Record summary: Model confidence (mean pLDDT): 81 of 100. Predicted 3D model of a 72-nucleotide RNA (transfer RNA) from Candidatus Shapirobacteria bacterium UBA2283. Its Rfam family is "tRNA". Gene Ontology term of the family: triplet codon-amino acid adaptor activity. About the family: Transfer RNA (tRNA) molecules are approximately 80 nucleotides in length. Lineage of the source: Bacteria > Bacteria candidate phyla > Candidatus Shapironibacteriota.

RNA sequence: GGGUUGCUAGCUCAGUGGUAGAGCAAUCGCCUCUUAAGCGAUUGGUCGAGAGUUCGAUCCUCUCGCAACCCA
Numbered sequence: 001g002g003g004u005u006g007c008u009a010g011c012u013c014a015g016u017g018g019u020a021g022a023g024c025a026a027u028c029g030c031c032u033c034u035u036a037a038g039c040g041a042u043u044g045g046u047c048g049a050g051a052g053u054u055c056g057a058u059c060c061u062c063u064c065g066c067a068a069c070c071c072a
Base pairs, nucleotide, nucleotide: 001071002070003069004068005067006066007065010024011023012022013021018055026042027041028040029039030038048064049063050062051061052060
């Protein structure tokens, strides 16, 4: 220098065009002599950045950033 893949909640990850979810974590409550475990609820997201296509984009296209890998 060229190419491929990935970037979504605090963490690990789903989500193949129609208003973004799970598990764990956190907070509150139930239970318990207490703790842990268990059960219930709640909070938490400018979906890496910008632009384009579209009635509508996490999803399709382009550019850029970061990371990993391959080629040279």